RNA sequence: AGCGUGUGAGUGAGGGUCGCCGGCGGGCCACUUCUUCGUGAAGCGAGGCUCCGUCGGAGGAAAGUCCGAGCUCCGCAGGGCAGGGUGCCGGGUAACGCCCGGGCGUCGCGAGACGAUGGAAAGUGCCACAGAGAGCAGACCGCCGAUGGCCCGUCGCCUCCGAGAGGAGACCGUCGGGCACAGGUAAGGGUGAAAGGGUGCGGUAAGAGCGCACCGGACCUCCCGGAAACGGGAGCCGCACGGAAAACCCCACCCGGAGCAAGGCCGAAUAGGGGACGAGGAGCUGCCCGCUCCAUCCGAGUCCCGGGUAGGCCGCACGAGGCCCGCAGCGAUGCGUGGUCCCAGAGAAAUGACCCUCCUCGCCGGCGCGGUGGCCUUCGGGCGACUCGCACGGGGAGACAGAACUCGGCUUAUUCACGCGCUUCCC
RNA sequence: GGGCCGGUAGCUCAGCGGUAGAGCAGGGGACUUUUAAUCCCAAGGUCGUGGGUUCGAUCCCCACCCGGCCCA
Repeated sequence: AGCGUGUGAGUGAGGGUCGCCGGCGGGCCACUUCUUCGUGAAGCGAGGCUCCGUCGGAGGAAAGUCCGAGCUCCGCAGGGCAGGGUGCCGGGUAACGCCCGGGCGUCGCGAGACGAUGGAAAGUGCCACAGAGAGCAGACCGCCGAUGGCCCGUCGCCUCCGAGAGGAGACCGUCGGGCACAGGUAAGGGUGAAAGGGUGCGGUAAGAGCGCACCGGACCUCCCGGAAACGGGAGCCGCACGGAAAACCCCACCCGGAGCAAGGCCGAAUAGGGGACGAGGAGCUGCCCGCUCCAUCCGAGUCCCGGGUAGGCCGCACGAGGCCCGCAGCGAUGCGUGGUCCCAGAGAAAUGACCCUCCUCGCCGGCGCGGUGGCCUUCGGGCGACUCGCACGGGGAGACAGAACUCGGCUUAUUCACGCGCUUCCC
Repeated sequence: GGGCCGGUAGCUCAGCGGUAGAGCAGGGGACUUUUAAUCCCAAGGUCGUGGGUUCGAUCCCCACCCGGCCCA
């Protein structure tokens, strides 16, 4: 200068004053019982209190709700389709998309980091622009033009003219030259993210794994190491099947639904429901008479029963529990008739406020002390900016964030302190 | 507690792998005596943020931020 891993945690440490929530104990009130009926006495079991004491009181993420479970209710013979998820190998676990170990790939000098790392020779689709060609490809420039074609020359053969020498001409053939028309060519240029191994020699008309040597290399076969992923070697193969499955898809494995407002128990008032008895009730009017209204089996009223609601209690804080020790394992983790501890819990929800001293961090100030670049020097030393360190003073800051049925993970937010292991460079 | 959708120019929205567009608004010009309407022109974008897959991402995947809706 870095890499990995772990621990603690709070406006740090100590003190003071006043509060909040819960448990337990007590007090008082209410209540109950007794009673000489007097707000007298006794009791404290589920109620209340601006009362007293004592004990306890948020997190590593309590968060996001992204996964996996416990628990509870509903559903369910078994299998399949659809839908969703996961995806190298092995292990751990109650389970997981988590963790540990290993393989492979990429990055880094390294310690290490990161990886949705099954299948592209099952099928379908995609690869814009550029480029000749983008998938079992392609001829734009370039190279060649062997072969075929066209043109010129030469010789041979043939025909014609000519007495002859010789001249003219068509097809075919030999040899030579030219054109670049058909065509050949994937070496070179050029395009692109990507163009169907690389270098060299031979070869060829020019080229090309066309042939050979070396290098690189899948599939397949065999051998060796490993539990496996995979690694190493040999043979075979002239080199094949480019990318992408975070495109559809294929393969393997997993997944019933809902959620503590789950669910269980107790249970008012009022209004419905059921049953029994059942003829009166209300008003004028305090009473009687009288009158009016309602009801008389489609039943007023009284009593009883049952369901639900408000509300209360449980679920709900002893658990896949924490800490220490030992053993097994590289480790995650597991085991122990080893020890020890009990550790928030209520209801839309409690941990706070203030003060004093010290601690840590950075800011400002006076320029107090020390050191340094530099300057001066009579070489003894002196002056000393900016900055750094220490001390002093002032005024700040001490994160992220609050349990709501519980647990295992992941992810995200975040400050300070303390370790442990390791790498590289310098002295 | 459970589920779903959205974020693109100042505003309202398209765009579903291949150089980001439309309407309105705002600016300049033309027409008009002037304004409106109409016509022409140009400008304007971290595609909510970060990372990944890919040759290439607004689009596909993951994490986070913000907003909205539904059910109990």
Molecule: RNase P RNA; transfer RNA
Organism: Longimicrobiales bacterium